[in-house]
Glycine riboswitch aptamer, 104 nucleotides, folded computationally. Model confidence (mean pLDDT): 79 of 100. Rfam family: Glycine riboswitch aptamer. From the family's description: This family represents the bacterial glycine riboswitch.
RNA sequence: GUGAUAAAUGCGGAAGAGACCAUUUUUAUGGCGCCGAAGGAGUAAGUCGUAAGAAAAUGCCGUUUUACGAUGAAACUCUCAGGCAAAAGGACCGUAUUUUGACA
Numbered sequence: 001g002u003g004a005u006a007a008a009u010g011c012g013g014a015a016g017a018g019a020c021c022a023u024u025u026u027u028a029u030g031g032c033g034c035c036g037a038a039g040g041a042g043u044a045a046g047u048c049g050u051a052a053g054a055a056a057a058u059g060c061c062g063u064u065u066u067a068c069g070a071u072g073a074a075a076c077u078c079u080c081a082g083g084c085a086a087a088a089g090g091a092c093c094g095u096a097u098u099u100u101g102a103c104a
Base pairs, nucleotide, nucleotide: 006099007098008097009096010095011094012093013092018032020031021030022029023028033084034083035082039080040078041077042076046071047070048069049068050067051066052065053064054063
């Protein structure tokens, strides 16, 4: 000097599902029905470990099969949390700034 990646903040975009019912006015309590895109949880292949077997062999390593355990992503699954007019929120996408600093 170049500036991968990641994070924070601002701006723009951004789906779903009752403006449900009852009680005593309510942002409260209770009831029934729903949604998945804050957050959270679950896990396939693969990988690793252990045990038992198989081929081969003098034996070991290694290979391979099965069982068990660990690890293991998502917009999939669950619906704890959250949400079901508008507003707010909103994974994610774009953009700007700041920080980070892979690589050379």